RNAcentral holds the sequence, with entries from ENA and SILVA. This is a predicted structure of a 1520-nucleotide RNA (small-subunit ribosomal RNA) from a Deltaproteobacteria bacterium. The coordinates come from a structure-prediction model, not an experiment, and the mean pLDDT is 85. Its Rfam family is "Bacterial small subunit ribosomal RNA".
């Protein structure tokens, strides 16, 4: 000088958010275990389980200086020739007598919840050895073991008899301060041994003296022990009453000692909700672990105390025990036995078996420390000191250090460039801790000196040798530090939580690499922490779990103002104590550390003592602000009882009257011609009381409503007086307590569970209808529950306002009532601060505080089971666990959805026109078939789609025949007469085998040639794949949808997800524009810019055109000419709500009008936001991965894609007269053409053929447009409609029309007479109708893409269907309603309740029985010491009896565990069954209580709640 210093979070509920809330993780810990691995040392630790059983050895002896002695050993002596014998004489000493010890030390934790422990106290005790001081230690006696002899027994052991000693035993004497006492007195001891020794005595031994040790008596002390009290430390109330020696007293006994400790008598107490009793669990503490702390958990090692020693009981001895290595008895077990009887107790140290996930050597030594005995030497000591085993823990050290880039090889990976392993290795230099060997070698020893070391030749030191001998384990998806490849393919597996794995897995397994720790690393288990997740520090309860249905009130808790006093709480000083160890601080010792040693300190606990008196508390004296009382007013559906009233309903009677009534979505059951309903009159009965009536009133709540009367409770207001804290809350407890329900008796009009019938429906145990019983009503008594709600306990105080309304008082004013103000009490709404997760609350708090009570602690199981209480029952109250899940929940957000609402749009409906669905045919699809019928596309958004054209080819399929570096590409090497053409054989062809002809081209060239093109054969890299995955992808496309939307920046609001902007008022085709606005701007979309078309101008004028001029023809732009017009195709103009009027917000805009070719986007096209559908396509193409490689590749022939009972889609043609046939006569546009279009002419009925001009096309051709128009025939029929089908004969294309083309002619002449349910398109040059062209293409068009001709009808309107946009609302949906989700049934598994019982454990009561043993009685039997001369006595013992009593037994209860045929519900489990209950108005709003019913969810009745949507109304409030 110091004694302390200390606090982290994360993952997981959701589409996302905030909150609540559980689960899980990161830390530390251990007497640990398991897996893999393992070099050394130090220090610790090591049966947590069966207090299970134990073989063997050892763990308590010692003293000859207590004693008689002497078995064994040694010595001495003696005898004997010797063998050998004798001899306690000596050293000593087995066994024995005796003393002390054995009650310590060592072990264990079964029992024990208090006879224990911790802390602090107390009085009525004991105490061997030890210490101090006092006194004494005299004199006798009788036995007995050993031993001898005899005997019994298998043994253990025992008996008889004889001898003997003592510090063994017993008297006597003496007797203090001891004990007792009647105060006279009485009683009570002892032992000697050893060493030394002068005189004296003695034969001797010895006496005697002395010293030491011992012995006796008594006193004090120390230490130890016994006893008593207070306080403290555990779970259950589903344990609430317990107790008869029980509580106390008196007396006695007993003990070392107080005491019901025991007994007799008396009294009736004693303990307990501040938890008795009972049950379960447990040794307690110092301390240990954890924690910031407060706490929580634990009680190994070390230390203190207790308890136990095979189980139970008992005493003996002793200072001390009811005794671990003593005794007796009972029991279980084990062992020995000659079967008669005996022996034993490791929870001492080792060790064995067993149990178990698991816990060591049958070691060394008394050298040290300590203990017992002894005078001592010494002996004993499994206490202890050490060693051994075990990474079980803590601490320390090492496995090398420095250099070293060709960044080696190898491995892994790769985008093939590289990267990484990696300075790592190799290699060079160095060191020697460790290791091996050798040498030296302790301290620990203390005791005069000497001697003495288990550890141990250990620690340590020195030398030599040589990098030499030494690294693993776990992890790498997030939490959580660390990433790639391969394999696998919801398999195998992983996993602490979330979760990974279904073909590209950083999550499984392997590898490479990386991260972490390291002689260890992981896992499992435990406890604390994190967890403020039991909240004292430090939580909550409106909606998340949580306020008792309400009130009265007991105990308890808390309590107004002012004095005085006490000092219990409180504060403070001092004292004692809280063992040591540990923790903390400072030093010191092992090389450091762990470890050990020494010294020191704070807080705190308990007790004692002194002080203070503010506060709390006690006592006392007062006060009036809390509370209460008296008086006067006042409102009220407050309660109970009685009386009265009218309307309505139903029923009955009578009249009038006739065919219906009633009921519903529509009906039916039902009622009615036997007269209903309707209507009139009369009567009866029961229940409920319209209007007033009101977020109005009253009541504690439940609840209370016609009028009047009686009785009665409470509140509010006003003014004074009185009492004087009398108050608040309230565990238990009492009372009240809707509806339903129960019992008994009444009553019964209406309504109406159950029930019957009718409907609805797939069913309908429902919703709807017709009936209808309990019940609903009254009286008396039960029940005691509700969404009994404000989901908000009661009381008090404080903290802005505004505005309604009920009651009372009052100011002003007035004649008065109003109006306008003020106060108190109640009841609503909106709001400040504040609070809240948010919603919201906000003087009626969910704000700020105080007091008291109740309640919560994840979801399910479950408000269930069991137990108990209550109840007539129904049931109510109290109220778990196993098991299971990682969530369950609250509020708010964005979407989506609704059989929610509002606004708006669209050929969405409606209004129209024409179709489809019926027929035949074409075509596509499904299905079926097949060797194959290739593949894809599947609601809209697949199905005349990919296919803009399958006879071969195509072609991907099937059958068969062939090829294998290949039909095609690249590379290297070799050869060549290039390629090519022709021919032969064989074949279906491809191909196979062979022959002949043919002497190439290009570039370069040094003219030799080289290279390349091309071909050939072989081998290899590779080619090839319409094989798989469109759910690995790119690209492209469809669709919502040409719908008007989708977003961003900054700002603002919100804890946040998010909101605002984008909503609102108008307007638009439009998020188009205007106005407003915490928003201001911007982007992608809309619109515009682009193309076609409609008008005009201009430029240009052939192949186009022809007005005027000329020529010309039968006619004709045919020719000259012209470019005016048409046209062609370039460039411009034009339309903007620009103008006028009206409306509108002076706006945007709308309506009407003018002008104009065109008017409000003029018409059409192209153009497709953010995104959705894992939409479509791997068979267009591209492409990752996988797969095939003499085949899943390639070639060829043939077949198939064209099949055909059937079903669907899309079309064509029709069913006819608005038509068909025939004849005649007009008018387009847009296209296409050289392997082509093909005029003209000839032939053919025709398809077409032959020949052939023109034209690469504003020139020629295809090319006659058709409907239309004119004329004529047909006259309503299966036809002069319709054209399928079939026969015959042909044409054309093409190697080839059989399967399987198109067309022509003749003949044939089917169905079909306008189409069921249903359904499609279209709003103007549209629908409808008519033809023409093109792509593909040898040929093939009813399809597709284009073109023009003719050319309508209708739209009142937005209720409904469908789709969409915006706003709003509800939601349990978010894979988003094709969502979610409930219950029965069936199956599997799991735990659990009941259960006739069965088996254990424990315990109460009653009784039987009763060992050993203490005590008591008796003691005829036996008996040494004392008395007595003796007889005998005293005393003692055996035996017997009595009390108590362990085990045991019987009976009957309680508690608890296990098990049990069968049975009840519960939980869990990818794809089972039945329904659809709930979430939206969930399609009958839901839910709560209760009752009945039903396969099930559920349904219905009665009462209640809003935690119900929607519309309307009322009231109140806010804003303008």
């Nucleotide at each position: 000088a110091a004694a302390c210093u200390g606090a982290a979070g994360a993952g997981u509920u959701u589409g996302a958010u905030c909150c609540u809330g559980g689960c899980u993780c990161a830390g530390a810990u251990u007497g640990a275990a398991c897996g893999c691995u393992g070099g050394c040392g130090g220090c610790a630790u090591g049966c947590c389980u069966u207090a299970c059983a134990c073989a063997u050895g050892c763990a308590a002896g010692u003293c000859g200086a207590a004693c008689g002695g002497c078995a064994g050993c040694g010595c001495g002596g003696g005898a004997g020739c010797a063998a050998u014998c004798c001899u306690g004489g000596c050293g000593g000493c087995g066994a024995g007598u005796g003393g002390c010890g054995a009650a310590c030390g060592g072990g264990u934790g079964a029992g024990u919840a208090a006879u224990a422990c911790a802390u602090c106290g107390g009085a009525a005790c004991g105490u061997g050895c030890c210490c101090a001081a006092u006194c004494g230690u005299g004199g006798g006696g009788g036995a007995u073991a050993a031993c001898g002899c005899a005997g019994c027994g298998a043994a253990a052991g025992c008996u008889g008899u004889g001898c003997u000693a003592a510090u063994a035993c017993c008297g006597c004497a003496u007797a203090c301060g001891a004990u007792c006492u009647a105060c006279g007195g009485a009683u009570g001891a002892a032992a000697g041994c050893a060493g030394g020794g002068g005189a004296u005595c003695g034969c001797a031994a010895g006496a005697c003296c002395u010293u030491g040790c011992g012995c006796g008596a008594a006193u004090g002390g120390a230490g130890c022990g016994g006893c008593c009290g207070a306080u403290g430390g555990c779970a259950g109330a589903u344990u609430a009453g317990g107790u008869a020696g029980u509580u106390g007293g008196u007396g006695a006994g007993g003990u070392a000692a107080a005491g019901g400790c025991u007994c007799a008598c008396c009294a009736a107490g004693c303990c307990u909700u501040c938890g008795a009793u009972c049950u379960g669990u447990a040794g307690c503490u110092g301390g240990u672990c954890u924690g910031a702390g407060a706490g929580g958990a634990c009680g190994a090692c070390c230390a203190g105390c207790c308890a136990c020693a095979c189980u139970g009981g008992g005493a003996c001895u002793g200072a001390g025990a009811c005794a671990c290595g003593g005794c007796c008895c009972a029991g279980a077990c084990u062992c020995c036995u000659a079967c008669g009887g005996g022996a034993g107790g490791c929870a001492g140290c080792a060790g064995u078996g067993g149990g178990g996930a698991c816990u060591u050597u049958u070691c060394c030594g008394c050298a040290a420390u300590g203990g017992g005995c002894g005078a001592a030497a010494g002996c004993c000591u499994g206490a202890c000191g050490g060693a051994g085993c075990a990474a079980c823990g803590c601490c320390g050290c090492g496995u090398g250090g420095g250099g070293g880039a060709a960044g080696a090889a190898g491995g892994u990976u790769u985008u093939u460039g590289g990267a990484u392993u990696g300075u790592a290795a190799a290699c060079c230099c160095c060191u020697u801790u460790u290791c091996u060997c050798a040498a030296g070698g302790a301290a620990g020893a203390a005791c005069a000196a000497a001697a003495u070391g288990a550890c141990g030749g250990u620690a340590c030191u020195u030398g030599a040798g040589g990098a030499a001998u030494c690294a693993g384990c776990c992890u790498c998806g997030g939490c959580u530090a660390a990433c790639u490849c391969c394999g696998u393919g919801c398999c195998a597996g992983c996993a602490g939580c979330c979760g990974c794995g279904g073909u590209a897995a950083u999550a499984c397994g392997g590898a490479g690499g990386a991260g972490g720790c390291a002689a260890g690393c992981g896992u499992u288990a435990u406890c604390c922490g994190g967890a403020a997740u039991u909240a004292u520090u430090g939580g909550g309860c409106g909606u998340a779990a949580a306020g008792c249905g309400u009130u009265c009130g007991u105990a308890g808790g808390c309590g107004g103002c002012u004095g005085u006093u006490c000092a219990a709480g409180u504060c403070u000083g001092c004292u004692g104590u809280c063992a040591a160890a540990g923790a903390c601080c400072g030093a010191g010792g092992c090389u450091c550390a762990a470890c050990c040693u020494c010294g020191g300190g704070u807080c705190g606990g308990c007790a004692g003592u002194g002080g203070a008196a503010a506060c709390u508390g006690g006592a006392u004296a007062g006060c009036u602000a809390g509370a209460g009382g008296u008086c006067g007013g006042u409102a009220g559906g407050g309660g109970c009882a009685g009386a009265g009233g009218g309307a309505a309903u139903u029923c009955c009677c009578a009249g009038u009257g006739u065919a219906g009534c009633g009921g519903u979505g529509a009906a039916a059951u039902g009622c009615g011609u036997a007269g209903a309903u309707a209507u009139u009159g009369g009567g009866a009965a029961g229940a409920a009381c319209a209007c007033c009536g009101g977020u109005g009133g009253c009541g504690a709540a439940a609840g209370c409503g016609c009028u009047c009367u009686g009785c009665u409770g409470g509140g509010c207001c006003g003014a004074a007086c009185c009492u004087g804290a009398c108050g608040c809350u309230g565990a238990g407890g009492g009372a009240c307590g809707a509806a339903a329900g129960c019992u008994a008796g009444g009553g019964g009009a209406g309504c109406g569970a159950a029930u019957g019938g009718g409907a609805u429906u797939a069913g309908a145990u429902a919703c709807c209808c017709c009936a209808g019983u309990a019940g609903u009503c009254c009286u008396a008594g039960c029940c005691g529950u509700a969404a009994a709600c404000g989901a908000u306990g009661g009381a008090a105080a404080c903290u802005a306002g505004g505005u309604g309304u009920g009651g009372c008082c009052u100011g002003u004013a007035u004649c008065g009532a109003c109006c306008c103000g003020g106060g108190c009490c109640g009841u609503g709404c909106c709001g400040a601060a504040g609070c809240u997760a948010a919603c919201g609350c906000g003087u009626u708090a969910a704000g700020u505080u105080u007091c008291c009570c109740g309640c919560c602690u994840g979801g399910g199981g479950a408000g269930u089971a069991c137990g108990c209480a209550c109840g007539c029952a129904a049931g109510u109250g109290u109220g778990a666990a196993a098991c299971u899940c990682a969530a369950a929940g609250g509020a708010a957000u964005u979407g989506a959805c609704g059989g929610g609402g509002g606004c708006c749009c669209g050929c969405a409906c409606a209004a129209g026109c024409g179709g489809u669905g019926g027929a035949g045919u074409a075509u596509g699809u499904g299905g079926u078939u097949u060797a194959a019928u290739u593949c894809g596309a599947c609601g809209c958004a697949a199905c005349g789609c990919g296919c803009a054209g399958a006879a071969c080819c195509u072609u991907a399929c099937c059958c068969g025949g062939a090829c294998u570096u290949g039909a095609c590409a690249u590379c290297g090497a070799g050869g060549g007469a290039a390629a090519g053409c022709c021919c032969u054989a064989u074949g279906a062809a491809a191909g196979u085998a062979g022959g002949g002809c043919c002497c190439c081209c290009a570039a370069c060239u040094u003219c030799g040639g080289u290279u390349g093109g091309c071909c050939c054969a072989a081998a290899g890299a590779c080619a090839g794949g319409u094989g798989c995955u469109g759910c690995a992808u790119g690209g492209c496309u469809g669709u919502c949808g040409u719908c008007a939307g989708c977003u961003c920046g900054u700002g603002u609001c919100g804890u946040g997800a998010g909101a605002u902007g984008u909503u609102g008022g108008g307007u638009u085709a439009a998020g188009u524009c205007c106005c407003g606005c915490a928003a201001c701007g911007a982007g992608c979309g809309c619109a515009a810019c682009c193309c076609c078309u409609g008008c005009c101008a201009u430029u240009a004028g052939u192949u186009g055109c022809c007005a005027g001029c000329g020529a010309g023809u039968a006619a004709a732009g045919u020719c000259g000419g012209g470019c005016a017009c048409u046209c062609u195709a370039g460039u411009g103009g034009g339309a903007c709500u620009g103008c006028c009027g009206u409306c509108g917000u002076c706006a945007a805009g709308a309506c009407g009008g003018a002008g104009g070719a065109a008017g409000g986007c003029g018409g059409g096209g192209a153009u497709g936001a953010c995104g959705u559908c894992a939409a479509g396509u791997c068979c267009u193409c591209a492409u990752g991965g996988c797969c095939c490689u003499u085949a899943c590749g390639u070639c060829c022939g043939g077949g198939g894609c064209u099949a055909c009972a059937c079903a669907c889609g899309u079309a064509c043609u029709a069913c006819a007269a608005u038509g068909g046939g025939c004849a005649g006569u007009a008018c387009a546009g847009a296209g296409c053409g050289c392997a082509g279009c093909g005029a003209g002419c000839u032939c053919g009925c025709g398809a077409g053929a032959g020949u052939a001009a023109g034209c690469g096309a504003a020139u020629c051709g295809c090319a006659g447009a058709a409907a239309a128009c004119u004329g004529u025939c047909c006259u309503c029929a299966g036809u002069u409609c319709g054209g399928a089908u079939u026969g015959c004969a042909g044409u054309c294309u093409g190697c080839a029309a059989c399967u399987c083309g198109a067309c022509u002619g003749c003949a044939u002449g089917a169905a079909g007479u306008c189409g069921g349910a249903a359904u499609c398109g279209c709003u103007a040059g549209u629908a409808a109708u008519c033809g023409c062209g093109g792509a593909u293409c040898a040929g093939c068009a009813u399809g597709c893409c284009g073109c023009g001709g003719u050319g309508a009808a209708u739209a009142c309107g937005u209720u409904c269907c469908c789709g969409g946009g915006c706003c709003u609302u509800g939601u349990a949906c978010a894979c988003a309603c094709c969502g979610c989700c409930c219950g029965u049934c069936a199956c599997a598994c799991c735990a659990u309740g009941g259960g006739a019982g069965u088996g254990g454990a424990u315990u109460g009561c009653a009784c039987c029985a009763g060992a050993a043993g203490u005590g008591g009685g008796u003691g005829a039997g036996c008996u040494a010491a004392c008395c007595g001369c003796a007889a005998g006595g005293a005393g003692g013992c055996a035996g017997c009896c009595c009390c108590c009593u362990a085990a045991g037994g019987u009976g009957u209860g309680g508690u608890u565990c296990a098990u049990g045929a069968c049975u009840g519900g519960g939980g869990u489990g990818a794809a089972g069954u039945c329904g659809u209950a709930a979430c939206a108005a969930g399609g009958u709003a839901g839910c709560c209580g209760u009752a009945g019913g039903g396969g099930a969810a559920c349904c219905u009745g009665c009462g209640g709640c809003u935690g119900g949507a929607u519309c309307a109304c009322c009231u109140c409030c806010u804003u303008u």